[in-house]
The RNA shown here (c-di-GMP-I riboswitch aptamer) has 75 nucleotides and comes from a Sporichthyaceae bacterium. The sequence was found by an Rfam model in a public genome assembly. The organism belongs to Sporichthyaceae, within Bacteria. The coordinates come from a structure-prediction model, not an experiment, and the mean pLDDT is 87.
């Protein structure tokens, strides 16, 4: 450096559900909450899924891959 993820430390994120706002819907954002996560960080490029005013439309990164960045550390 690449790969990998046992134990531990410091931290990080936050499913269902509830409240508020936005939206046609899927869903998004803020607050509470905490099922889980070593990329559950970023990115809609490929596959996949969801919605549907059916428009070369919208959404999902907590479905997988690609790109890129990052904490700690045994085999």
């Nucleotide at each position: 450096c690449a790969g990998c993820g046992a134990a531990a430390a410091g931290g990080g994120c936050a499913a269902a559900c509830c409240c508020g706002u936005c939206g046609g819907a899927c869903g998004a954002c803020g607050g509470g909450g905490g099922c889980g996560c070593a990329a559950a960080g970023c990115c809609a490029c490929g596959g996949g899924g969801c919605c549907g005013a059916c428009g070369g439309g919208g959404c999902c990164a907590g479905c997988c891959g690609c790109c890129u960045u990052a904490u700690c550390g045994a085999a």